[in-house]
A computed fold for a 78-nucleotide RNA from a Nitrospirota bacterium, annotated as c-di-GMP-I riboswitch aptamer. Taxonomically the source falls in Nitrospirota (Bacteria, Pseudomonadati). Rfam family: c-di-GMP-I riboswitch aptamer. Its family is annotated with cyclic-di-GMP binding in the Gene Ontology. The sequence was found by an Rfam model in a public genome assembly.
RNA sequence: AGACGAUAAAGGCAAACUAUCUGUAAGGGUAGGGCGCAAAGUCACCGGUCCUUGAGUAGGGAUAGCGGGACUGCCGAA
Numbered sequence: 001a002g003a004c005g006a007u008a009a010a011g012g013c014a015a016a017c018u019a020u021c022u023g024u025a026a027g028g029g030u031a032g033g034g035c036g037c038a039a040a041g042u043c044a045c046c047g048g049u050c051c052u053u054g055a056g057u058a059g060g061g062a063u064a065g066c067g068g069g070a071c072u073g074c075c076g077a078a
Stems, first nucleotide, its partner, number of pairs: 004076002012037002017032006035065001041071003045068003048063006
């Protein structure tokens, strides 16, 4: 440096659900919560899925906890 990932240590994130705010919607923010996660950190570049406009086989949006890819990062047993 690359790869790999323990019943290791330290720390981290936070599904469903509940409350509240927000958005036409999918969804998102905050608080509680904790199913899980070694990139469950960041990016819509590719594919998928979902919502929306409504007919231009097109546009806009969501999902990074659906997969791929790019960039970055903690620890160190085999």